Record summary:
Model confidence (mean pLDDT): 87 of 100. This is a predicted structure of an 85-nucleotide RNA (c-di-GMP-I riboswitch aptamer) from a Nitrospirota bacterium. The sequence was found by an Rfam model in a public genome assembly. Rfam family: c-di-GMP-I riboswitch aptamer. From the family's description: GEMM was predicted in a large-scale screen for bacterial structured RNA regulatory elements. NCBI's taxonomy places the organism under Bacteria, Pseudomonadati, Nitrospirota.
RNA sequence: CCACCGAAAAGGUAAAAUCCCGAGUAAUCGGGGUGACGCAAAGCCACCUGUCCUGAGCUUUUCGAAGGAUAGAGGGGUUGUCGAA
Repeated sequence: CCACCGAAAAGGUAAAAUCCCGAGUAAUCGGGGUGACGCAAAGCCACCUGUCCUGAGCUUUUCGAAGGAUAGAGGGGUUGUCGAA
């Protein structure tokens, strides 16, 4: 210095709920406050899968092209704090 790993320490972040403002048909997202379920990548990325939304089409009620969302659903990529066993 790197990898595995995740004790301790120093920090970080922030679910649900809720109040205010805004974007979007929607899923959902952004900003501010309260809050603290949790997270060793719960930092970042939509490449793959899943889930969700919109729904072209052609079927007869089913399928679902294409687009969008989700990174705290999983995989993958990438960057990174500390250093016990």